[in-house]
RNA sequence: UAAGUUGGCCGAAUGGUCGCAGUUUAUUAUUUAAACUGAGGAAAGUCCGGGCUCCACAGGGCAGGGUGCUGGGUAAUACCCAGUGGAGGCGACUCCCAGGCAAGUGCCACAGAAAAAAUACCGCUGUUUUUUACAGUAAGGGUGAAAUGGUGAGGUAAGAGCUCACCAGAGUUCAGGUGACUGAGCUGCUAGGUAAACCCCAUCUGGAGUAAGUCCAAAUAGAGAGGAAAUAAAGCUGCCCGCUUUUCCUCCGGGUAAGGACGCUAGACCUCUAUAGGUAACUAUAGAUGCAGAUAGAUGACCAUUUAAGACAGAACCCGGCUUAUAGGCCAACUUACCAA
RNA sequence: CGGGAUGUGGCGCAGCUUGGUCAGCGCGCGUGCCUUGGGAGCACGAGGCCGGGGGUUCAAAUCCCCCCAUCCCGACCA
Repeated sequence: UAAGUUGGCCGAAUGGUCGCAGUUUAUUAUUUAAACUGAGGAAAGUCCGGGCUCCACAGGGCAGGGUGCUGGGUAAUACCCAGUGGAGGCGACUCCCAGGCAAGUGCCACAGAAAAAAUACCGCUGUUUUUUACAGUAAGGGUGAAAUGGUGAGGUAAGAGCUCACCAGAGUUCAGGUGACUGAGCUGCUAGGUAAACCCCAUCUGGAGUAAGUCCAAAUAGAGAGGAAAUAAAGCUGCCCGCUUUUCCUCCGGGUAAGGACGCUAGACCUCUAUAGGUAACUAUAGAUGCAGAUAGAUGACCAUUUAAGACAGAACCCGGCUUAUAGGCCAACUUACCAA
Repeated sequence: CGGGAUGUGGCGCAGCUUGGUCAGCGCGCGUGCCUUGGGAGCACGAGGCCGGGGGUUCAAAUCCCCCCAUCCCGACCA
């Protein structure tokens, strides 16, 4: 210098004029004035986890569902960190729903002799012997995505882990590691694939969701019609038990006007700094700055300068993650190649 | 805001649970026959890579994951 890899950050700034929402204060009688504050890294998708509320301060069993290498972190997780194994890359590094098919069952179309403990189509060999028939044989051919471990040598009638050497896998013994696993030795043991097929194993799991739910107020007409039912119905998604309540569903009709207050935003908070522990995620303590809260729904418009303002996109109960979208720009560490000293 | 469902020729649907020989049915469309002509009828044919992308598998409309689009339900009182 070029090409990359990983991690992090910014996402317009300043000034002026007009405007919107919330809070506080003052004036006041409902308006006005002043001050302060006013969207994001994803506020999104709603894919996970939790807080909170009600159903019994949430119960038992079965079924169902989630997760799936190991250890740790956390309020919790499918997230994060560290490691193991596998795959890719020259490398920095990246990716992986990564338990079990040697528990059982199912499936493997077409082709092929045969798709899983069974098999002889062609071929090879032996006997009979022209043909044919019987026996042996998985080395070779052919089929297929996949054919009974691969290469070489010995051996044999021809062949074969039948025997041997090396390699791959499996089992077992020993050693190391908390563990996943790794290393060495031994045993010829060679067992197809598929669990994002049923299933088995381990582990977790009650339901609904802030339109949850609580309180206050106003108005009206329910002896309306039909249906279910005390061996019942609902809460409580499937079944049984258990608990609570006595009603529930549909149609027709009426009222409020989408009434008011709480829930509602300051919380396991976020960011930064210091100290201590830890490889790290993270934890503990102390300090500092910051944190919108609407209910037809505020956060905007214009002008000037910065060369130019132009990405994805707009809170609606909250928080921690993941995923997806994103113009342009900046920083740090590392890798490879070339050049120069 | 919260919860749920569905995407397969031009239109309406089946197939997905059990992956293959699977892409099919009805209406519509085109050509020919029939008819004096039209309709009806008969015969033949075209039109799809299953909403998009990725993964598992020998093999995906079907199984898994992530996006996109459309549709449905949910205020209070008596």
Description
Predicted 3D model of RNase P RNA and transfer RNA as a complex of 419 nucleotides. Its mean pLDDT, the model's own confidence on a scale to 100, is 75.